[in-house]
RNA sequence: GCUCUCGUAGCGCAGUUGGUAGCGCAACUGAUUCGUAAUCAGUAGGUCGUCGGUUCAAGUCCGAUCGAGAGCU
Numbered sequence: 001g002c003u004c005u006c007g008u009a010g011c012g013c014a015g016u017u018g019g020u021a022g023c024g025c026a027a028c029u030g031a032u033u034c035g036u037a038a039u040c041a042g043u044a045g046g047u048c049g050u051c052g053g054u055u056c057a058a059g060u061c062c063g064a065u066c067g068a069g070a071g072c073u
Stems, first nucleotide, its partner, number of pairs: 001072007010025004019056001027043005049065005
């Protein structure tokens, strides 16, 4: 230098024919307990790496760019 993969909540990930973003763990609140843990119920947390384009509508399609990883030279 070229090619490919990945980037979504604090962490690990889903979302794969475009239709107003979810699961587990963690956090917080309540119940239960003499108390803790466990268990049960609930709550909060994301402008989907960034910028632009297509579209009535983009996490998803297209381009550029940044970061991480792999391969080739």
Description: Predicted 3D model of a 73-nucleotide RNA (transfer RNA) from a Lachnospiraceae bacterium. Its Rfam family is "tRNA". The family's RNA type in Rfam is transfer RNA. Rfam links the family to the GO term triplet codon-amino acid adaptor activity. Model confidence (mean pLDDT): 82 of 100. Lineage of the source: Bacteria > Bacillota > Clostridia > Lachnospirales > Lachnospiraceae. It was read from a public genome assembly.